Annotation:
A computed fold for a 477-nucleotide part of an RNA from Fastidiosibacteraceae bacterium XS4, annotated as small-subunit ribosomal RNA, 3' major domain. The organism belongs to Fastidiosibacteraceae, within Bacteria.
[in-house]
Context: one part of a larger RNA
RNA sequence: UGACGGGGACCCGCACAAGCGGUGGAGCAUGUGGUUUAAUUCGAUGCAACGCGAAGAACCUUACCUACCCUUGACAUCCAUAGAAGAUUUGAGAGAUCAAAUUGUGCCUUCGGGAACUAUGAGACAGGUGCUGCAUGGCUGUCGUCAGCUCGUGUUGUGAAAUGUUGGGUUAAGUCCCGCAACGAGCGCAACCCUUAUUUUUAGUUGCCAUCGUGUAAUGACGGGCACUCUAAAGAAACUGCCGCUGAUAAAGCGGAGGAAGGUGAGGACGACGUCAAGUCAUCAUGGCCCUUACGGGUAGGGCUACACACGUGCUACAAUGGAUAUCACAGAGGGCAGCGAAACAGUAAUGUUAAGCAAAACCCAGAAAAAUAUUCGUAGUCCGGAUUGGAGUCUGCAAUUCGACUCCAUGAAGUCGGAAUCGCUAGUAAUCGCGGAUCAGCAUGCCGCGGUGAAUACGUUCCCGGGUCUUGUACA
Numbered sequence: 001u002g003a004c005g006g007g008g009a010c011c012c013g014c015a016c017a018a019g020c021g022g023u024g025g026a027g028c029a030u031g032u033g034g035u036u037u038a039a040u041u042c043g044a045u046g047c048a049a050c051g052c053g054a055a056g057a058a059c060c061u062u063a064c065c066u067a068c069c070c071u072u073g074a075c076a077u078c079c080a081u082a083g084a085a086g087a088u089u090u091g092a093g094a095g096a097u098c099a100a101a102u103u104g105u106g107c108c109u110u111c112g113g114g115a116a117c118u119a120u121g122a123g124a125c126a127g128g129u130g131c132u133g134c135a136u137g138g139c140u141g142u143c144g145u146c147a148g149c150u151c152g153u154g155u156u157g158u159g160a161a162a163u164g165u166u167g168g169g170u171u172a173a174g175u176c177c178c179g180c181a182a183c184g185a186g187c188g189c190a191a192c193c194c195u196u197a198u199u200u201u202u203a204g205u206u207g208c209c210a211u212c213g214u215g216u217a218a219u220g221a222c223g224g225g226c227a228c229u230c231u232a233a234a235g236a237a238a239c240u241g242c243c244g245c246u247g248a249u250a251a252a253g254c255g256g257a258g259g260a261a262g263g264u265g266a267g268g269a270c271g272a273c274g275u276c277a278a279g280u281c282a283u284c285a286u287g288g289c290c291c292u293u294a295c296g297g298g299u300a301g302g303g304c305u306a307c308a309c310a311c312g313u314g315c316u317a318c319a320a321u322g323g324a325u326a327u328c329a330c331a332g333a334g335g336g337c338a339g340c341g342a343a344a345c346a347g348u349a350a351u352g353u354u355a356a357g358c359a360a361a362a363c364c365c366a367g368a369a370a371a372a373u374a375u376u377c378g379u380a381g382u383c384c385g386g387a388u389u390g391g392a393g394u395c396u397g398c399a400a401u402u403c404g405a406c407u408c409c410a411u412g413a414a415g416u417c418g419g420a421a422u423c424g425c426u427a428g429u430a431a432u433c434g435c436g437g438a439u440c441a442g443c444a445u446g447c448c449g450c451g452g453u454g455a456a457u458a459c460g461u462u463c464c465c466g467g468g469u470c471u472u473g474u475a476c477a
Base pairs, nucleotide, nucleotide: 001477002476003474004473005472007471008470009469010468011467012466013465015461016460019425020424021423022422023421026316027315028314029313030312031311032310033309034307035306042053043052064302065301066300067299068298069297070296073125077124078123079121080120081119082118083117086103087102088101089100090099091098092097107114108113127291128290130289131288132287136285137284138280139279140278141276143274148187149186150185151184152183153182154163155162156161167178168177169176193268194267195266196265198236199235200234201233202232203231204230207226208225209224212223213222214221239262242256243255244254245253246252318418322377323376324375325374326373327372334365335364336363339358340357344353345352346351384415389410390409391408392407393406394405395404431453432452433451434450435449436448437447
């Protein structure tokens, strides 16, 4: 100087407390461990692995296994020889591939040949998702959006070092003020950026419809208009600026006014010096090592989907604040041409047939759902719950057997609110309700977004956990 303490002081955080809803019990989905297997490819392992890489394993993907094949190779450069390239057909085979047949002569040319491509041959080489993340780059997680981490000069000390950065206040903040052997500065904080909340101007179609008119069974459907909504560009607006009180006359705090908004208005992006030899050699790149008729390459089938079990994360429930049936209202944000697909018709339905419109403020996906109104059920393992299983189908796709999603009929399991324990959340939040997108032929209860309805509680900091500052002890470095 640090680190540590079941030392001290001060402070903060959904850390506790106060509340609300969960997990842990059930069924299923999904990931992991274990076991099994020819293979169940590999990685991730306290927080910070486990709906993680994977924004989507039937084939492909695919790296694994089995079988069958290739060896200058699926891919790159160089050399030689031959042929344009290419297209079609037949046979064998699970296919890769092998064996034949037919067709075709293009472009440039100094007529030597050349460009592109194909085949054969020789070797230089290719290739490796093989090992090492403890050889590395890059990227990322984490402490932590915590308020810290340092430097120059000066000064003090023999020196390691200290001071500054400590102290008194204050702040979300090493934020600011005052003091001070320090004076300044840098990386962080904040601000600058985006979205959102108010408003002005400009603009008015594909948006809107207050006024005027036309038309209809009805609808901005039409003429017209740009007032309003909205869209999207430029501004305005918030700064403790104003008033009062407290404070040290400071910084600041508390209350008030005005205001759409008040003290960082709300949300996002943004992550200091460093820590964990943290993660990744399987995104990529790369040193070293290893394989080279195989640890490389191709194909078919299988596997990654197994199943006495254990754990994590979720979905659905156990019902009446509910289930069912009918009627009926209101979003936002997105996506669409190998696409979204209206209307009509067929089907109980999944869906099919035909097909308008739309590269979209125009058309479509697209009926939002919870809510509301009415009826019914009457506390039952039920008109709760929907697992499982049988049958019949639809769709995608060469192909749904291993192993897809959906529909209909039948079946109707566990489950009556969950032990010890444990998680999230402070406001348009939790809870609850639906909608969209990426990936994607098909396949979300996951992920990423969007809006609808919309709470309770916070006395406080004694305690648990994590962190910051000062101080103290130490046989630790």
The full RNA is in RNAcentral, with records from ENA.